[in-house]
c-di-GMP-I riboswitch aptamer, 87 nucleotides, folded computationally. Of the family's consensus pairs, 95% are formed in the model. The coordinates come from a structure-prediction model, not an experiment, and the mean pLDDT is 78.

RNA sequence: AUAUUAUGUUGGCAAACUUAUUGAAAGAUAAGGACGCAAAGCCAAGGUGUCUAAGCGAUAAAGUCGUAUGAUUGACCGGCUGCAUUC
Numbered sequence: 001a002u003a004u005u006a007u008g009u010u011g012g013c014a015a016a017c018u019u020a021u022u023g024a025a026a027g028a029u030a031a032g033g034a035c036g037c038a039a040a041g042c043c044a045a046g047g048u049g050u051c052u053a054a055g056c057g058a059u060a061a062a063g064u065c066g067u068a069u070g071a072u073u074g075a076c077c078g079g080c081u082g083c084a085u086u087c
Base pairs, nucleotide, nucleotide: 006085007084012037013036017032018031019030020029021028022027035074041080042079043078046077047076048075049072050071051070055067056066057065058064059063
């Protein structure tokens, strides 16, 4: 230095929920709050899944159905980077 295993004191992140803002929605951001997390750091313009359906399409209409170009990495795989201690 690299790889693997174990641990998580100090330190780090922050689910549900609440308030505000934003968005058509799903969601996102900020503050509070901790269920959890050793990559819960980054990549959605790497793949799969999931959520939503403004617009578009189907339908005589109401309505309904389909559709991502919208989201989600705290759903999984993959890529990049990285902290303390022990073997």